The prediction has a mean pLDDT of 82. A computed fold for a 74-nucleotide RNA from an uncultured Opitutales bacterium, annotated as transfer RNA. It was read from a public genome assembly. It matches the Rfam family "tRNA". It is annotated as a transfer RNA. Rfam links the family to the GO term triplet codon-amino acid adaptor activity.
């Protein structure tokens, strides 16, 4: 220098052919329970979907450019 993959909650990840509210597990917080802790049960909070732009009535999803990480080729 060329090609490819990935980027969504604190962490690991899903998200169907573009559609009506963006989700799960773990973690965290509150309560129950316990003498107390852990386990368990119930409930809550937490997201500019990497950035910028475009297409569309409508974008996490499609298109372009960029950034970061990883892999391959030279």
């Nucleotide at each position: 220098g060329g090609g490819g993959a990935u980027a969504u909650a604190g962490c690991u990840c899903a998200g169907u052919u573009g559609g009506u509210u963006a989700g799960a597990g773990c973690a965290u917080c509150u309560g129950c329970a316990u003498c107390a802790c852990a386990c368990g049960c119930a409930g809550g909070g937490g997201g500019u979907c990497c950035u910028c732009g475009g297409u569309u009535c409508g974008a996490g999803u499609c298109c372009g450019a960029g950034u970061a990480u990883c892999c391959c080729c030279a």